[in-house]
This is a predicted structure of a 72-nucleotide RNA (transfer RNA) from Drosophila ananassae. Its mean pLDDT, the model's own confidence on a scale to 100, is 84. A source record names the gene tRNA-Ala-CGC-1-1. The RNAcentral record of the sequence draws on ENA, Ensembl Metazoa, GtRNAdb and Rfam.
RNA sequence: GGGGACGUAGCUCAGGGGUAGAGCGCUCGCUUCGCAUGUGAGAGGUCCCGGGUUCAAAUCCCGGCGUCUCCA
Numbered sequence: 001g002g003g004g005a006c007g008u009a010g011c012u013c014a015g016g017g018g019u020a021g022a023g024c025g026c027u028c029g030c031u032u033c034g035c036a037u038g039u040g041a042g043a044g045g046u047c048c049c050g051g052g053u054u055c056a057a058a059u060c061c062c063g064g065c066g067u068c069u070c071c072a
Base pairs, nucleotide, nucleotide: 001071002070003069004068005067006066007065010024011023012022013021018055026042027041028040029039030038048064049063050062051061052060
């Protein structure tokens, strides 16, 4: 320098046009003398950045940035 993959909640990841979810973690309640476990509820995300297409974009297109990987 060139090719490919990826970027979504604190972490690991789903979701591939119609206003975003799971597991773990966190907070509160119940259970216990108390803790753990179990169980119920809740908080938490300008979906990496900018632009385009569209009635509507996390999703499609272009550019940039970052991470991983392959080639040189």